[in-house]
RNA sequence: AGCGUAAUAGCGGGAGAGCUUGGCGCAUCUCACAAGGAUGACGCCAGCGCCGAAGGAGCAACAGCCCCGGAAACUCUCAGGCAACAGGACCGCUAUCACCAU
Numbered sequence: 001a002g003c004g005u006a007a008u009a010g011c012g013g014g015a016g017a018g019c020u021u022g023g024c025g026c027a028u029c030u031c032a033c034a035a036g037g038a039u040g041a042c043g044c045c046a047g048c049g050c051c052g053a054a055g056g057a058g059c060a061a062c063a064g065c066c067c068c069g070g071a072a073a074c075u076c077u078c079a080g081g082c083a084a085c086a087g088g089a090c091c092g093c094u095a096u097c098a099c100c101a102u
Base pairs, nucleotide, nucleotide: 001102002100004099005098007096008095009094010093011092012091013090018048020047021046022045023044024043025042026040027039028038029037030036049082050081051080055078056076057075058074062069
């Protein structure tokens, strides 16, 4: 100098699934006040339904003396999520750093 790999940072892209039920609170409206009533992409708690692409868990080949091992975008749904925002596996570009074929 440079094929490639990994990490970090920046930029860009990036899916799915509830306008659901009840309680309490809050706000607005109705109301002379209170009580009562109505409304809400509002907050909290609980229930039911649902989603898979943070994280987590499971395994086929294979390996193995028994147990233990063993990948994913597959499976589970503990966690997380179900308007938008945010988050987001993963992908592309750039930079830095490390390893490295020649």
A computed fold for a 102-nucleotide RNA from Vreelandella nigrificans, annotated as Glycine riboswitch aptamer. It was read from a public genome assembly, where an Rfam model found it. Taxonomically the source falls in Vreelandella (Bacteria, Pseudomonadota, Oceanospirillales, Halomonadaceae). Rfam family: Glycine riboswitch aptamer. Rfam links the family to the GO term glycine biosynthetic process. The model forms 90% of the base pairs in the Rfam consensus.